[in-house]
């Protein structure tokens, strides 16, 4: 002084006035007077857990969910540390990271073959077929044996060329007709053993196998943990009526009640007492809680233990607002509705702190 990386913290300031929602005191009441009031994500409703009702949530199937290994924790798919892979020059990051040697599917185009492998050009002519061209020799002159050479069919060959994302380890020697774990070396892989580590896992220890059945399981499957369902409009308590049941006494076809001053009429129709369910309403669940903080301490850490301090929104049509002054870097993302620990989104900008690179100066 530049370029990074990871972690965390903040989230316009102060000062008045008026409103609003809840507490406290004071008072018969009006009504004064004090104090509190939205976030790091309150959000998405994805996970998991507390409450609460269903049967005390217990067994078995069925379907769901997790899915390298230890730990933390209420509990988790989250958190911490480790291992494996991959990605960076490094700090660091990033992973759906059980099983393909139980089964069963599935793979477009290309290409001869894509899964008990394959012969398309290319190599090869050792074997088996059938001829052909040189040469030697024999020769009954028809042709026979050997030698070599090109080359046909049948075939041999994964060395090399092409197709693909993938073609069944590499490289080198030997070896072969030409070729190949066919053989050796040495690299890589598998499989036991030892050591190391609590495990995953590692291993320039030691031994055995020429290499063996290639990918796909957020395809079915297997294996191993794991899971009851619904949700605060959850539930629990008080409890109105010209609503609506039950019971038990009364009444009994004539009364009752209403209209009416009364009688006829008209018009309804049992009366009381009692109970429990429950509507509207109003209480409670509601915020003291796996809380917050500070300090010691036990652990790499996540966290756990010990103690001291502190209370910090609780509406129910549902507050948290508007103004005005001053100032500055002019201020994003959004707002509680039962809580609580993740997780993933969305945010103008500020400030810390650790660490890596690479530059210049001393």
């Nucleotide at each position: 002084a530049g370029a990074g990386u990871u972690c965390g913290c903040u989230a316009g300031a102060c000062a008045g006035u008026c409103g609003u929602c809840g507490c406290c005191u004071u008072g018969a009441a009006a009504a004064a007077g004090g104090g509190g009031g939205a976030g790091g994500a309150a959000a998405g409703u994805c996970c998991g857990g507390g409450c609460u009702c269903c049967a005390u949530a217990g067994a078995g199937c069925a379907g769901g969910g997790u899915g390298c290994c230890a730990g933390g924790u209420a509990a988790c798919g989250c958190c911490u540390g480790g291992g494996a892979g991959g990605c960076g020059a490094a700090a660091g990051c990033c992973u759906a990271c059980g099983g393909a040697a139980a089964g069963u599917g599935c793979a477009g185009c290309a290409g001869a073959g894509a899964g008990u492998a394959g012969a398309c050009c290319g190599c090869c002519u050792a074997a088996g077929c059938a001829g052909c061209c040189u040469g030697a020799u024999u020769u009954u002159c028809g042709a026979a044996u050997c030698a070599g050479g090109a080359a046909g069919c049948c075939g041999g060959u994964a060395a090399g060329g092409g197709u693909g994302a993938a073609a069944g380890g590499g490289u080198g020697c030997g070896g072969u007709a030409a070729g190949a774990g066919c053989g050796c070396a040495c690299c890589g892989c598998g499989u036991g053993a030892g050591u190391g580590g609590u495990a995953a896992c590692a291993u320039u220890u030691c031994a055995c196998g020429g290499c063996a059945u290639g990918g796909u399981a957020a395809a079915c499957c297997c294996c191993a943990c794991u899971u009851g369902g619904a949700g605060c409009a959850a539930g629990a308590c008080c409890a109105a009526a010209u609503a609506g049941g039950a019971a038990u006494c009364c009444g009994u076809u004539a009364g009752g009640u209403g209209u009416g001053g009364c009688u006829c009429g008209c018009a309804u129709u049992g009366g009381a007492u009692u109970c429990g369910g429950g509507u509207a309403g109003g209480u409670c669940g509601c915020u003291u809680g796996a809380g917050a903080u500070c300090u010691g301490u036990g652990g790499c850490g996540a966290c756990g233990c010990a103690g001291g301090u502190c209370c910090u929104a609780g509406a129910u049509g549902a507050a948290u607002g508007a103004c005005u002054g001053u100032c500055c870097a002019c201020g994003a993302c959004a707002g509680a509705a039962c809580c609580c620990g993740g997780c993933u989104u969305a945010u103008c900008g500020g400030c810390g702190a650790a660490c890596u690179c690479u530059u210049c100066a001393a």